[in-house]
The RNA shown here (transfer RNA) has 73 nucleotides and comes from Candidatus Iainarchaeum sp. Its mean pLDDT, the model's own confidence on a scale to 100, is 85.
C1' cells in the first nucleotide's frame, strides 16, 4: 500500500446472498416452586460500530470512515 472475512443485548451467536414485528442460548430481574438454597417453571428487562444515499420502508443494498483478525507485498 492491495485483497479476503468479521463487527448485532453483559457474554457468545442466528437473520444479511433474497429489504417488511431483531430470534436464541448462558447471564439478570421479579414471581410460583423449598423449612431455605439449589434445580425446574413462568413473565420481564436489554442489542444492529458511525455518517451519507437508495427506498413507502435498511442489520440486511450502495457509498465514506473506525475498530478486529488474516493473506501478500
Nucleotide at each position: 500500500g492491495g485483497g479476503g472475512g468479521g463487527g448485532u443485548a453483559g457474554u457468545c451467536u442466528a437473520g444479511c446472498c433474497u429489504g417488511g414485528u431483531a430470534g436464541g442460548a448462558c447471564g439478570c430481574a421479579a414471581c410460583c416452586u423449598u423449612g431455605g438454597g439449589g434445580u425446574g417453571g413462568u413473565u420481564g428487562a436489554a442489542a444492529c460500530c458511525c455518517g451519507a444515499g437508495u427506498u413507502c420502508g435498511a442489520a440486511u443494498c450502495u457509498u465514506g470512515g473506525c475498530c478486529c483478525u488474516c493473506c501478500c507485498a